[in-house]
Context: one part of a larger RNA
RNA sequence: CUCUCGUUAAGGAACUAGGCAAACGGGCCCCGUAACUUUGGAAGAAGGGGCGCCACGCAAGUGGCCGCAGCUAAGCAGCCCAGGCGACUGUUUACCAAAAACACAGGUCUCUGCUAAGACGAAAGUCGAGGUAUAGGGGCUGACGCCUGCCCAAUGCCAGUAGAUUAAUCGGAGAUGUCAGGGGCAACCCGAAGCAUUGAAGUGAAGUCCUGGUGAAUGGCGGCCGUAACUCUAACGGUCCUAAGGUAGCGAAAUUCCUUGUCGGCUAAAUACCGACCCGCAUGAAAGGCGUAACGACUUCGGCACUGUCUCAACGAGAAGCUCG
Numbered sequence: 001c002u003c004u005c006g007u008u009a010a011g012g013a014a015c016u017a018g019g020c021a022a023a024c025g026g027g028c029c030c031c032g033u034a035a036c037u038u039u040g041g042a043a044g045a046a047g048g049g050g051c052g053c054c055a056c057g058c059a060a061g062u063g064g065c066c067g068c069a070g071c072u073a074a075g076c077a078g079c080c081c082a083g084g085c086g087a088c089u090g091u092u093u094a095c096c097a098a099a100a101a102c103a104c105a106g107g108u109c110u111c112u113g114c115u116a117a118g119a120c121g122a123a124a125g126u127c128g129a130g131g132u133a134u135a136g137g138g139g140c141u142g143a144c145g146c147c148u149g150c151c152c153a154a155u156g157c158c159a160g161u162a163g164a165u166u167a168a169u170c171g172g173a174g175a176u177g178u179c180a181g182g183g184g185c186a187a188c189c190c191g192a193a194g195c196a197u198u199g200a201a202g203u204g205a206a207g208u209c210c211u212g213g214u215g216a217a218u219g220g221c222g223g224c225c226g227u228a229a230c231u232c233u234a235a236c237g238g239u240c241c242u243a244a245g246g247u248a249g250c251g252a253a254a255u256u257c258c259u260u261g262u263c264g265g266c267u268a269a270a271u272a273c274c275g276a277c278c279c280g281c282a283u284g285a286a287a288g289g290c291g292u293a294a295c296g297a298c299u300u301c302g303g304c305a306c307u308g309u310c311u312c313a314a315c316g317a318g319a320a321g322c323u324c325g
C1' cells in the first nucleotide's frame, strides 16, 4: 500500500453523474396527526412526552409499591414536499438489464350452433370439453373518472348479384396423317370407313371488374394570398387541391431540431426542476387522449435530520502482503 472494521476537533453534501457508501432513525405506552381521497385510505403521516416511583445508605446495594405498558444482550422504519411513467398484488432477460417492459381485472372488435371455431397430428385420434354463445378461440386496449372527433379515395374484411372477364370439364364445326379403292404410260393425283393427331363456335364456378357497407379494421387527418382608424395580429374574405383536411384534450413534453425558447418560482449563482406561454422541426384520442386516491428495490427536482462523501486527513483493531525462519 490492499482488504474488513472502530473512533474522530471544527464544518456538515462544500463530495459526486447521483447523498453512491456510511451515518441518523428504530421497540413499547400515551398524546397528536395535514393536503388529497375511489371515504377504504393517506397513517406508524408528521410532531411531542414517558419508559419508573418510594424508604434506607457516602456509595455499592437491599427492601417495598403500582400500572395495559418501566425496549436497549441481540434484534428492530430515517422522514417530508413536488413532478414523470405504470392503476394496483404479481411476471421477466437461470449467469451484466426487475423496468416505464410483460401480465392483470375491466373495455371493445371479431370468429364459432357443436362432428363448433381453433390447435396438434400424412392418419387414427386427441385437446378445445365430458364445455354449448352468461361458452370457447383470436386481435387490440389495459383499474377507475371524463371521453374517444372527421375521412370508406387506397388496402383489408363483410354483403350483393344484373352485366363483363375467367380454368378444368363438356362440346365437336373443321383440319391433318394413314389407307381399301379409283384415275394416270409414268411421276403422281383424288381418296370412303376405320384408326390416329389436332381442334373453332358454344357450355362453364369461385375469384376479379362492378354495386354497397365497415375505423376500438390497415391507415390518413393540406397549401397560398389578402383584410380591423398606431403598430401587431387576423374573428373575416378569396383561391387551389383532397377521401377528409387534426375536433376535445394536452403541449419545449420519456415527443421541441432551432434551444440553455420566453416569463415566473426555487438558488448567492441552475443547460437541471416546478408553474405558465404556444412559434406542436415531427402531440392527439383503445399503436387510446387527458386526469387520478392508493401502490413502486422505477425515475427526476427540492428539503429536514444525519454523517469521514468531502475540506483533509489522523489514530486504533484484525487479515493478507512484506521481512526472518
Base pairs, nucleotide, nucleotide: 002319003318004317005316006315007314008313010311011310014309019306027051028050029049030048031047036041038143052065053064054063055062056061066070078304079303080302082300083299084298085296086295090102091101106141107140108139109138110137111136112135118127119126120125144291145290146289147288149221150220151219154218155217156214157213158212159211160210163209164208165207170202174198175197176196177195178194181190182189183188222240223239224238225237226236249283250280261277262276263275264274265273

The part of an RNA shown here (large-subunit ribosomal RNA, domain IV) has 325 nucleotides and comes from an uncultured Candidatus Berkelbacteria bacterium. The coordinates come from a structure-prediction model, not an experiment, and the mean pLDDT is 86. Its Rfam family is "Bacterial large subunit ribosomal RNA".